[in-house]
Molecule: transfer RNA
Organism: Candidatus Uhrbacteria bacterium
Order: sequence, then C1' cells, then structure tokens
RNA sequence: GGGCGACUAGCUCAGUUGGUUAGAGCGUCACAUUGACAUUGUGAAGGUCACAAGUUCGAAUCUUGUGUCGCCCA
Repeated sequence: GGGCGACUAGCUCAGUUGGUUAGAGCGUCACAUUGACAUUGUGAAGGUCACAAGUUCGAAUCUUGUGUCGCCCA
C1' cells in the first nucleotide's frame, strides 16, 4: 500500500427483506422476601446504534467517506 470483517446499554451480544415504541443475558439501583446475608421475585435507571454525509415518505439496517480494532496478501 491492497483486500476482508467488526463497531448497538458498564460487559457479552441479538436485531429476519428498510416500517410504528431499540432489545436480551450479566452487572448497577430501589422495593418485597430474611434476624442478617445469599438466592428468588417485581420494578427502575442506563443508548447520538463509532463519526459525518447521501438515498428514501421512513435508516441500527442501503450507499459513500472518515476513525478505531482484528485477520490476510505484498
């Protein structure tokens, strides 16, 4: 230098062919349960879907560019 892949909650990840409100598990907090803790149950908080632009009535999803990380080739 070239090619490919990944980027979504604090962590690990899902998200189907673009369609109404962006989710799960673990973790955190509150409440219930207990003498207390753990476990369990209920609820809550937490997201610019890496960033920018474009296409579209509508984008996490399609296109282009940029960034970071990983792999391969030279």